[in-house]
About this RNA:
This is a predicted complex of two RNAs, RNase P RNA and transfer RNA, with 449 nucleotides together. It holds a member of the Rfam family "Bacterial RNase P class A". Rfam links the family to the GO terms dimeric ribonuclease P complex, tRNA processing and ribonuclease P activity. Rfam's curators write: Ribonuclease P (RNase P) is a ubiquitous endoribonuclease, found in archaea, bacteria and eukarya as well as chloroplasts and mitochondria.

RNA sequence: UGAGUAUGCUGGAUGACCGCGGAUACAAGUACCGAAAGGUCGUAUCUGAGGAAAGUCCGAGCUCCAAAGGGCAAAGUGCUGGGUAACACCCAGUGGAGGCGACUCCGAGGAUAGUGCCACAGAAAUAUACCGCCGAUGACGGAGUAUUCCGUACAGGUAAGGGUGGAAUGGUGAGGUAAGAGCUCACCGGCAAUCAGGUGACUGAUUGGCUAGGUAAACCCCACUUGGAGCAAGACCGAAUAGAGAAGCUAAGAAGCGGCCCGUUUCGCUUCCGGGUUAGGUCGCUGGAGAUGAUCGAGUAAUCGAUAUCCUAGACAGAUGGUCAUCACCUCGCUUACGAGGUACAGAACUCGGCUUAUAGGCUUACUCAUGUG
RNA sequence: GGCCCCAUAGUUCAAGGGAUAGAACGGAAGUUUCCUAAACUUUAAAUCCAGGUUCGAGUCCUGGUGGGGCUACCU
Repeated sequence: UGAGUAUGCUGGAUGACCGCGGAUACAAGUACCGAAAGGUCGUAUCUGAGGAAAGUCCGAGCUCCAAAGGGCAAAGUGCUGGGUAACACCCAGUGGAGGCGACUCCGAGGAUAGUGCCACAGAAAUAUACCGCCGAUGACGGAGUAUUCCGUACAGGUAAGGGUGGAAUGGUGAGGUAAGAGCUCACCGGCAAUCAGGUGACUGAUUGGCUAGGUAAACCCCACUUGGAGCAAGACCGAAUAGAGAAGCUAAGAAGCGGCCCGUUUCGCUUCCGGGUUAGGUCGCUGGAGAUGAUCGAGUAAUCGAUAUCCUAGACAGAUGGUCAUCACCUCGCUUACGAGGUACAGAACUCGGCUUAUAGGCUUACUCAUGUG
Repeated sequence: GGCCCCAUAGUUCAAGGGAUAGAACGGAAGUUUCCUAAACUUUAAAUCCAGGUUCGAGUCCUGGUGGGGCUACCU
């Protein structure tokens, strides 16, 4: 210098004017709006979108259903250890895959519990003989004195070779055999047992029998986890109305209890139809598992503890905007001056922790490879 | 805001993990007819997108895109 890897951050800036939401303080009148509950009006000060506010995919807080009980079913998670309120998240490791490397990726329990499936092709898909090879053994034929030899390939043997396939009973070599075959041996791979190391996943060594197909994002087995609904949850206040309505079941019942059984609580309940309020008001509602990471301590780290500093939207038809000036960046006008246009993805709605997805441009730190120079 | 569901020819629907993805209506061309309709013959046309599991995905899993539905209180 070029190419890359990982990590963290930023997400136009400043000023003026006009406008909108919210909080606090002071202040107002028998003021205004409203049927009521309740709300509004002035001035000053402060404050007002994000890293994803998004998808609503996980996990929680909170609220109600009973304080959420037992069993089955159902659903989810799935290498190991740790972190956390919890998680499918994070950190550290193990194993596997990719890359020259920095490094990245992995739904990664069990196929030796059982069942299912493996299309087409192929002889055969968990079982097998199409071609090929063989003719030891049996059969048949021939020769011969002969327990021998020759032939046929009928029975049969054979998974080495051909061919098919994603996959054909582990691979290579040697011995062996009628031909072959873990049939035997050596090495490699895989499996099991023992020993050693490690908290563990796992790793290493020795020995053994020679060998076991794939698929669990198929059923299933094993281990662990899970009650449901969701702020339109829910609490209070105000107003209005029509329930002798219909159907079902009614104490051996119905509902709470989303699928079933048990258990338990309550005594009417559920559905439909009709009627009323016209999406009424207040609270819930934002100070919290809060943010920062400056300092100290524990830890490889995630993270935890202590100190310090900070307060940072709370609407309910829903604010967070517009204009001007200067600057920054991008595009266009060939270039300069200058001019015009533009500013990535995207907009809080009870609140957090994560994940995923979208995202122009810019920056920090560490590292790798290649080349050059000293 | 919250909770669910769906996506296959132009339309309405099929399709046990095994493909050349099927049917009806509709479209196009032709035959017939003086012309049209009907009838007959032929033909075009699709798995929302991207990854993954698997030998193999319309089907199973994950992420996205698009569309649709339900959802106040009192009696």